[in-house]
RNA sequence: GGGGAUGUAGCUCAGUGGUAGAGUGCUUGCCUAGCAAGCGUGAGGUCCUGGGUUCAAUCCCCAGCACUUUCC
Numbered sequence: 001g002g003g004g005a006u007g008u009a010g011c012u013c014a015g016u017g018g019u020a021g022a023g024u025g026c027u028u029g030c031c032u033a034g035c036a037a038g039c040g041u042g043a044g045g046u047c048c049u050g051g052g053u054u055c056a057a058u059c060c061c062c063a064g065c066a067c068u069u070u071c072c
Stems, first nucleotide, its partner, number of pairs: 001071004006066002010024004018055001026042001028040003048064005
């Protein structure tokens, strides 16, 4: 330098052109003598950035950035 993959909640990851979810963690309640476990509750997202297409983009297209892999 060329090619590919990935980028979504604190962390690990789903997701589909039509208001964005799970597990875990955190808050809080029940339970307990207390803790843990268990059962509920709540908060937490400019969906990497900028353009384009569309009535509508996390999703499709282009460019860039970060990270990773591969070839030379």
Molecule: transfer RNA
Organism: Sciurus carolinensis